Transfer RNA from a Deltaproteobacteria bacterium, 85 nucleotides, folded computationally. Its mean pLDDT, the model's own confidence on a scale to 100, is 81. NCBI's taxonomy places the organism under Bacteria, Pseudomonadati, Myxococcota, Myxococcia. Its Rfam family is "tRNA". It is annotated as a transfer RNA. Its family is annotated with triplet codon-amino acid adaptor activity in the Gene Ontology.
RNA sequence: GGAGAGAUGCCCGAGUGGCCGAAGGGGUACGAUUGGAAAUCGUAUGAAGGGUAACCUUCCGAGGGUUCGAAUCCCUCUCUCUCCG
Numbered sequence: 001g002g003a004g005a006g007a008u009g010c011c012c013g014a015g016u017g018g019c020c021g022a023a024g025g026g027g028u029a030c031g032a033u034u035g036g037a038a039a040u041c042g043u044a045u046g047a048a049g050g051g052u053a054a055c056c057u058u059c060c061g062a063g064g065g066u067u068c069g070a071a072u073c074c075c076u077c078u079c080u081c082u083c084c085g
Stems, first nucleotide, its partner, number of pairs: 001084007010026003018068001027045006046059005061077005
C1' cells in the first nucleotide's frame, strides 16, 4: 500500500428497515431460603439532558445521506483483528 471482518449497556453478546433502548448470559443491589454461608429462587439494574413528580427528549464508534420510518441500507472518517504485498 491492497483486501476482508468487526465496534451495541458495567462485561460478553443476539438483533440485518417498523412490534427495539434493544433478547439472552455474566456482574452488581435488595429480598427469600440457611444457625451462618455457598448454591438456588424472586425483583431491579445503560447514559446524558429537561421536569417537584408522573413523565418527556436524545443517544447502537464519529459525522453526513437515503427513507414516512435506520443499530440495520449508502458515503466519509477513527479504532481493533486477520490475510496479501